[in-house]
A computed fold for a 137-nucleotide RNA from a Myxococcales bacterium, annotated as c-di-AMP riboswitch aptamer (ydaO/yuaA leader). The model forms 92% of the base pairs in the Rfam consensus.

RNA sequence: GCAAUCUGACCGCCGAAUCCGGUCUCGCCGGAACGGGGGAACCAAAUCGCUUUUUGGGGCGAAGUGCCAGCCAGCACCGGGGGACCGCCUCCUCCCGAGCCCGUCAGCUAACCUCGUAGGCAGAAGAGGCCCCGAAG
Numbered sequence: 001g002c003a004a005u006c007u008g009a010c011c012g013c014c015g016a017a018u019c020c021g022g023u024c025u026c027g028c029c030g031g032a033a034c035g036g037g038g039g040a041a042c043c044a045a046a047u048c049g050c051u052u053u054u055u056g057g058g059g060c061g062a063a064g065u066g067c068c069a070g071c072c073a074g075c076a077c078c079g080g081g082g083g084a085c086c087g088c089c090u091c092c093u094c095c096c097g098a099g100c101c102c103g104u105c106a107g108c109u110a111a112c113c114u115c116g117u118a119g120g121c122a123g124a125a126g127a128g129g130c131c132c133c134g135a136a137g
Base pairs, nucleotide, nucleotide: 012121013120014119018032019031020030021029022028033117034116035115036114037113038112043107056105057102058101059100060099064077065076066075067074078097079096080095081094082093083092087130088129089128090127091126
């Protein structure tokens, strides 16, 4: 001097997961906003036949399908995220395709009912165009 590693802060990222007010006995309560679930008619479905219904079924989420492998893994299609003003499109590039829940039960669904507002990350920062705004002159 550089790098790795650890910690903290700022900026920032995934995600609906933020903001405001009250109380404060420091537990919490309420509202807005964002997000999820249940829930008519019509349609779908059902009733006869066929099929499905333990090969249960369903929900959140991008987190699926097929091939292949038969330890791991890989490939293709498809889906999602990052690349620094925000939004959209295209190209390039780097990543992800997990996990959890309901409990035999739920199609869609106006009114209505109800639930959540967590958790995680710790980086190098590409290009062109469109729209909008602003600055300078």
About this RNA
Lineage of the source: Bacteria > Pseudomonadati > Myxococcota > Myxococcia > Myxococcales.